[in-house]
Molecule: transfer RNA
Organism: bacterium
RNA sequence: CGGGAUGUCGUAUAAUGGUAGUAUGCAAGGCUGGGGGUCUUGUGGCCGGGGUUCGAUUCCCCGCAUCCCGA
Numbered sequence: 001c002g003g004g005a006u007g008u009c010g011u012a013u014a015a016u017g018g019u020a021g022u023a024u025g026c027a028a029g030g031c032u033g034g035g036g037g038u039c040u041u042g043u044g045g046c047c048g049g050g051g052u053u054c055g056a057u058u059c060c061c062c063g064c065a066u067c068c069c070g071a
Stems, first nucleotide, its partner, number of pairs: 001070007010024004018054001025043007047063005
C1' cells in the first nucleotide's frame, strides 16, 4: 500500500427491516445458626457520522478500532 472479516450491557454470545434476548457478573431480598449452595426481583448494551425506508442492530456509503491474507 491492496484485499477480506469482525465491532451488541463489566465479560461471553444470539437476534436476515417491526418494542434487543440468554448466560455470567453486580445490587437487594428469601431459604440456612453462619458460610457455601440455591431461588426470586432488579441493574445495565447495538463502535461513530450520514443515506435509503412509514420504520435500521439489520441494507448502502464514509470513517475509527481490532484481527487475518498478500505485497